[in-house]
Molecule: transfer RNA
Organism: Bacilli bacterium
RNA sequence: GCCCGAGUGGUGAAACUGGUAGACGCACUGGACUCAAAAUCCAGCGGUAGCGAUACCGUGCCGGUUCGAUUCCGGCCUCGGGCA
Numbered sequence: 001g002c003c004c005g006a007g008u009g010g011u012g013a014a015a016c017u018g019g020u021a022g023a024c025g026c027a028c029u030g031g032a033c034u035c036a037a038a039a040u041c042c043a044g045c046g047g048u049a050g051c052g053a054u055a056c057c058g059u060g061c062c063g064g065u066u067c068g069a070u071u072c073c074g075g076c077c078u079c080g081g082g083c084a
Stems, first nucleotide, its partner, number of pairs: 001083007010026003019067001028044005046057004060076005
């Protein structure tokens, strides 16, 4: 230099042909249970604004196509593998 694969919450990981992003698990927080704890059960758990209801944003980064993009296209970054 060329080719292939990967990048999604704190973390692992899913999302079938473009059509509700974060299912499911772990971790964490609150509660129940207990003398207390563990285990178990219930609820919550991305960011910003707001007292709040709620609104907007969010799939490595920047663009493009589309009514609509994690998904398709272009460029770039990082990691892994292959060829020279």